[in-house]
RNA sequence: GCCCCCGUGGUGUAAUGGAUAACAUAUUUGGCUUCGGACCAAAGGAUUGAGGGUUCGAGUCCUUCCGGGGGCA
Numbered sequence: 001g002c003c004c005c006c007g008u009g010g011u012g013u014a015a016u017g018g019a020u021a022a023c024a025u026a027u028u029u030g031g032c033u034u035c036g037g038a039c040c041a042a043a044g045g046a047u048u049g050a051g052g053g054u055u056c057g058a059g060u061c062c063u064u065c066c067g068g069g070g071g072c073a
Stems, first nucleotide, its partner, number of pairs: 001072007010025004018056001027043005049065005
């Protein structure tokens, strides 16, 4: 330099172009308990890496950047 893949709550992952972005875990609160890090219930937490475009509608499609990984030279 060229090509390919990935980027979504603190963390790990979901989500045919149709919507309130879901689940697990962690955190907080309450319950239970002799106590508890176990168990039960609830709550908060994401403008989906950034900008632009297509569309009635974008996490998803197109494009340019940014970051990470891999291959070739």